[in-house]
Small-subunit ribosomal RNA from an Alphaproteobacteria bacterium, 1499 nucleotides, folded computationally. NCBI's taxonomy places the organism under Bacteria, Pseudomonadati, Pseudomonadota, Alphaproteobacteria. It was read from a public genome assembly.
RNA sequence: AAACUUGAGAGUUUGAUCCUGGCUCAGAACGAACGCUGGCGGCAGGCCUAAUACAUGCAAGUCGAACGUGAACCGGGGGCAACUCCGGGGAAAGUGGCGCACGGGUGAGUAACGCGUGGGAACGUACCCAGCAGUACGGAAUAACUCCGGGAAACCGGUGCUAAUACCGUAUACGCCCCUAGGGGGAAAGAUUUAUCGCUGUUGGAGCGGCCCGCGUCGGAUUAGCUAGUUGGUGAGGUAACGGCUCACCAAGGCGACGAUCCGUAGCUGGUCUGAGAGGAUGAUCAGCCACACUGGGACUGAGACACGGCCCAGACUCCUACGGGAGGCAGCAGUAGGGAAUAUUGGACAAUGGGCGAAAGCCUGAUCCAGCCAUGCCGCGUGAAUGAAGAAGGCCUUAGGGUUGUAAAGUUCUUUCGUCGGGGAAGAUAGUGACGGUACCCGAAGAAGAAGCUCCGGCUAACUCCGUGCCAGCAGCCGCGGUAAGACGGAGGGGGCUAGCGUUGUUCGGAAUUACUGGGCGUAAAGCGCGCGUAGGCGGUUUUUUAAGUUGGGUGUGAAAGCCCGGGGCUUAACCCCGGAAAUGCGCCCAAGACUGGGAGACUGGAGUCCGGGAGAGGUGGGUAGAAUUCCGAGUGUAGAGGUGAAAUUCGUAGAUAUUCGGAGGAAUACCGGUGGCGAAGGCGGCCCACUGGACCGGUACUGACGCUGAGGCGCGAAAGCGUGGGGAGCAAACAGGAUUAGAUACCCUGGUAGUCCACGCCGUAAACGAUGGGUGCUAGACGUUGGGGAGCUUGCUCCCCGGUGUCGUAGCUAACGCGUGAAGCACCCCGCCUGGGGAGUACGGCCGCAAGGUUAAAACUCAAAGGAAUUGACGGGGGCCCGCACAAGCGGUGGAGCAUGUGGUUUAAUUCGACGCAACGCGAAGAACCUUACCACCCCUUGACAUGGGAAGUAUGGGUUCCAGAAACGGAACCCUUCAGUUCGGCUGGCUUCCACACAGGUGCUGCAUGGCUGUCGUCAGCUCGUGUCGUGAGAUGUUGGGUUAAGUCCCGCAACGAGCGCAACCCUCAUCUUCAGUUGCCAUCAGUUCGGCUGGGCACUCUGAAGAAACUGCCGGUGACAAGCCGGAGGAAGGUGGGGAUGACGUCAAGUCCUCAUGGCCUUUAUGGGGUGGGCUACACACGUGCUACAAUGGUACUGACAGAGGGAUGCAAAGGCGCGAGCCCCAGCUAAUCUCAAAAAGGUAUCUCAGUUCAGAUUGGAUUCUGCAACUCGAAUCCAUGAAGGCGGAAUCGCUAGUAAUCGCGGAUCAGCAUGCCGCGGUGAAUACGUUCCCGGGCCUUGUACACACCGCCCGUCACACCAUGGGAGUUGGUUUUACUCGAAGCCGGUGUGCUAACCCGCAAGGGAGGCAGCCGUCCACGGUAAGGUCAGCGACUGGGGUGAAGUCGUAACAAGGUAGCCGUAGGGGAACCUGCGGCUGGAUCACCUCCUUU
Repeated sequence: AAACUUGAGAGUUUGAUCCUGGCUCAGAACGAACGCUGGCGGCAGGCCUAAUACAUGCAAGUCGAACGUGAACCGGGGGCAACUCCGGGGAAAGUGGCGCACGGGUGAGUAACGCGUGGGAACGUACCCAGCAGUACGGAAUAACUCCGGGAAACCGGUGCUAAUACCGUAUACGCCCCUAGGGGGAAAGAUUUAUCGCUGUUGGAGCGGCCCGCGUCGGAUUAGCUAGUUGGUGAGGUAACGGCUCACCAAGGCGACGAUCCGUAGCUGGUCUGAGAGGAUGAUCAGCCACACUGGGACUGAGACACGGCCCAGACUCCUACGGGAGGCAGCAGUAGGGAAUAUUGGACAAUGGGCGAAAGCCUGAUCCAGCCAUGCCGCGUGAAUGAAGAAGGCCUUAGGGUUGUAAAGUUCUUUCGUCGGGGAAGAUAGUGACGGUACCCGAAGAAGAAGCUCCGGCUAACUCCGUGCCAGCAGCCGCGGUAAGACGGAGGGGGCUAGCGUUGUUCGGAAUUACUGGGCGUAAAGCGCGCGUAGGCGGUUUUUUAAGUUGGGUGUGAAAGCCCGGGGCUUAACCCCGGAAAUGCGCCCAAGACUGGGAGACUGGAGUCCGGGAGAGGUGGGUAGAAUUCCGAGUGUAGAGGUGAAAUUCGUAGAUAUUCGGAGGAAUACCGGUGGCGAAGGCGGCCCACUGGACCGGUACUGACGCUGAGGCGCGAAAGCGUGGGGAGCAAACAGGAUUAGAUACCCUGGUAGUCCACGCCGUAAACGAUGGGUGCUAGACGUUGGGGAGCUUGCUCCCCGGUGUCGUAGCUAACGCGUGAAGCACCCCGCCUGGGGAGUACGGCCGCAAGGUUAAAACUCAAAGGAAUUGACGGGGGCCCGCACAAGCGGUGGAGCAUGUGGUUUAAUUCGACGCAACGCGAAGAACCUUACCACCCCUUGACAUGGGAAGUAUGGGUUCCAGAAACGGAACCCUUCAGUUCGGCUGGCUUCCACACAGGUGCUGCAUGGCUGUCGUCAGCUCGUGUCGUGAGAUGUUGGGUUAAGUCCCGCAACGAGCGCAACCCUCAUCUUCAGUUGCCAUCAGUUCGGCUGGGCACUCUGAAGAAACUGCCGGUGACAAGCCGGAGGAAGGUGGGGAUGACGUCAAGUCCUCAUGGCCUUUAUGGGGUGGGCUACACACGUGCUACAAUGGUACUGACAGAGGGAUGCAAAGGCGCGAGCCCCAGCUAAUCUCAAAAAGGUAUCUCAGUUCAGAUUGGAUUCUGCAACUCGAAUCCAUGAAGGCGGAAUCGCUAGUAAUCGCGGAUCAGCAUGCCGCGGUGAAUACGUUCCCGGGCCUUGUACACACCGCCCGUCACACCAUGGGAGUUGGUUUUACUCGAAGCCGGUGUGCUAACCCGCAAGGGAGGCAGCCGUCCACGGUAAGGUCAGCGACUGGGGUGAAGUCGUAACAAGGUAGCCGUAGGGGAACCUGCGGCUGGAUCACCUCCUUU
């Protein structure tokens, strides 16, 4: 010098956004456990559960230098020997001393002076140290031992002997203790040759211990009162010591909202984990303290214990027993059983450190030091290194090319850590002594050799593909994946992460500012008590002085060690260990300061209050009084209705209603004034008068002198409903009754009607009691109203100013936004209340209050991943405004009824192939099913295939036709005829073709239109849909695109924080209508000529026409209107006028709309069949139902006759004239025509005549018969013709369709498809109307706005009962257990007290006997553990039955809420009802709407 460098977020509510808010994740940690895996070493750690029970061994002894005995053994003597004596020796037990109160274990109990920290005074202390003094003289016992006895045993009793540092007495007492100050009291032990070690008294020290106090130390108030030795005093006892520690007496205190008592939980701390910190959680290992030792009680001994390996008693349990009685306590170290997810060896050594005893040697020591087991953790190392591209093989994927695994491997060249083997070999030990240990370490040898797994890969979160599976199996921390193309399941390949580990589970902190001290909130998200008065408490104006509690500074003591941090050092490094420092934010003491806060004293007036003078007011209470109205009663007039409603009915009325007039009764409420006016704290208060009374405001100056603010508890007031008692009762009106409505209608509507509403007194105490905004004070732009009072100015009815209230807008600022904005939701301070995800639930239980209803206080289990606020864009509304459309209306004609045609459903069938299903499927795909088509069915055949490509072999061709045989045909067989590819190097050589073979493959109208492309429908030819830049907004978004006009139009104009642009609209394109120019055959014919009279011919191109190019129309002109605009209205001109008619053209998108059966195509499926060929059948069925059409029902018609005028098309496998035949369909025959030339081709409705209202001279179905045509073939199953037949049908219920002008209606003509087949479809022309007042209503659409709980978007959302299943929970007759209190009882052991007649060595008296003092047993008593009885408190378990609650794809009933939700909703209360709910009364806006008439609902 250093002791410090410090703070990350994400996912999930929505269509999207911002906010609130919960849930979840990423991090770190662990005494862990589990799954898979496992090479080595170092350091640490290892029953968290049953303080459950323990077999076995060990864990506390030691001293012969305190003492008496004394075995084995040795030596000596005696003795023949047995044996005995002496000496040594010292096992063993005993007496005695010290230790055993330490060390070791555990955390049950304990919420306590237990612990932590800092202090204190009235104490003790063996061993240790220091000082002083002493250590003298005596005595009596006793164990061991001997003998006897009892007992199964444990063990016990008796007799006799004996020693001591065991015990007792006397003496002495510097200092010691007591004291009445005279005096009194009290000690010792020796061992030993010396040295020395001891012993006694006393003083002091050190260390240790006991006691007291301040502060700190978990949760619950659904525990609010607790306490009788309780609190204090006096005295006594007791203790080492203070003290109610104990006792007697006296007093009545003590504790508690700053949380007593009670209940639950818990050893406390240094520390540990986490965290940026503050905090939070925790209290393993190590260290300090405490408590405990089978459970409860007790004392003894001792310096120290109420004693883990001591004693006594009681209890439970275990063991032994000869049943008499005994023994035991692992929460010491190992170990066992049990419990549990789970935690080790019945190891070695006292070598080291430490402890006990001893003078010492030494002995003891499961303390300790080591070893063993376990990846339990931390740390370190290894499993190889370099090179190596043909980018090998294999695997996987693939767009089939390739990519990837991957320098990875192999191969080549090296190295040897760890491990293995061999050799050497410590420090730890300052003399001796090494369990560890042949360990650490060192050297050598061989050889890449023995050593890699786990998990993840949808987002968060780093890492992607294939296959399998098919809402199954499964995954999941949250969001969520899986229903045939799964990066989310399982496998594989590949990849990411960590690594001897990896993942999972559990727990803690973090993230979480999600309890907010640091660091949050309460208008609408959760959250301001309904309002006031006020107690405690908290906070408090100006100034002087003092004090020093808070505060600040300095010093000092303490804050154990270890740990964390810093600097060094030691193990090869690290972990780990050692040394020093820093820190330890705390507490005590001393000194200082005096600003601020507090305390004391004094002063002040600005806060607050008093006084005087004014005026305002639905402020309160009581009494009186007035008029209008309703109802009722009486009377009069008067007659048939009245009421009521969407419409009705119930009801009232001829017994006279309603209406009207007069009179009377009674109750309730006070029109107008009346007002975002006034008053009040809130609830609330409204005619007028009187009395009493509260508060506020303005002006004035005098007084008091901080007297103030807030306010937990407490007290009071408190709408409506409701309750009690007594009155009152007109109107209204829960309940109730009836009538309607309805599917029902316990409702909405109507007629009645009782409580109640009113008064008095007493309860209740709640409301959307709302400004959803607690109270107080100060500060911070304004503008405009209104109300009370005052002032000023003048022009006398106005302006300005001040104070108090009540409103609107708005600046700064705030806010998530909405909004608030001097009456704050701004800026600050003070005090109170309240919130912490949704549901369960403001519920249960308990307490308190209440007569009751109920109020208040107020949980948990369980369950969900949200529930919410504000705003945005849409969508929707039985919301509003504006506007359009054959949308309605006004019209015309239809459909729905009939017959038939056609399509569909259904049914049937072997098959009736398939698709299309509101509009936007149903004369649709199909512009044409007898075979074919054809996809369906039956049967018969084929299998490289009817068709494509490739290989091999053979052939050379081959292709077509006719006839015959078998057969239903396909297929097969035979004969005959015609034809005989191209090139050529002349080779079957090449191409081609045919046949055969094998395999790849072909084929599929099989599935998926919800895997797709393409195409199409629809909203909708609607006028919309967007972008860039800018601006606004935190943002989603908005603006532009809204507004005022206008238009068919987002068309145009004007305005505007917008300015521009794109896709749409319009225009450009086609066609029709006018004109011009050009052109003139097959078209045309005005003029000329000819004529067979036909534009036939010449001629012509004027006209018509044809088909090419142009012109023309633009609100251009005029008037009016409008804003001087855009435009609109009218007019002129014009063929056409305001888009001239028609067509083509279809924005962003919607409907998972339609189509895999047009085509294309992913995936799946099939492969002698789901492919291919053939015959026959079916798609044509038929009791029905629906759609679209045709024909009719007739006279606007039928029939007969007559005969004029179109347009657009078609036609060489075709159209066919004329002519002939047939009643006719048609047939025969051919002219013409490649078609402005020929032809189909006749147009029809029209006109005239007749029929005369009928099932007809209507209508034509059906049926019989006879024909024609096409075709291989008309039976199933074609069309047409003729003769005959002559059905239903007389204009069509509810309902419904088309059409606005050359349109509807009506009439015919043509075409595609096609051999034939048209009432369908696509076109064409002829004739040719009616009506539109208008936009209320139905439907669809556009724009703006509003509400929303919808966003799959109203076909939305969503509520409650009931039924079923499961889950947790409340009540519950009771029952079982724990715990605790009180009273009584019992009373072991033991201490203490009394007694002590029995017993008694030491001392005293006595010669002795004996006596005394003292002691022991015994007995009595107080206290007391366990036990018992009784009555409570409290907690928990179970419980028939029962209450509600929650959850659960597809149950039942309704429709309550969200839009005006179809009766606006909600709050409180009361009644009623299957249910949501309905109704009454009062309240709120968190209700839409310009005004107006009933009725469902669902997805």